Predicted 3D model of a 73-nucleotide RNA (transfer RNA) from an Actinomycetota bacterium. Its Rfam family is "tRNA". The family's RNA type in Rfam is transfer RNA. The RNAcentral record of the sequence draws on ENA.

RNA sequence: GCCGGGUUAGCUCAGCUGGCAGAGCGCUUCUCUUGUAAAGAAGAGGUCCGGGGUUCGAGUCCCCGACUCGGCU
Repeated sequence: GCCGGGUUAGCUCAGCUGGCAGAGCGCUUCUCUUGUAAAGAAGAGGUCCGGGGUUCGAGUCCCCGACUCGGCU
């Protein structure tokens, strides 16, 4: 330098053909317990890497850029 993958909750990751942003773990509160853990219930938590474009509508499609992983030279 070229090619490809990835970037979504604190962490690990889903999100199919564009139409309400989710799961597990973690966290908070409650129940249970002598107490803790476990178990059960409820809840909080998100500029979807940044910018632009297409569209009635973009996490999703297109372009540019950033970071990161891998391959080639």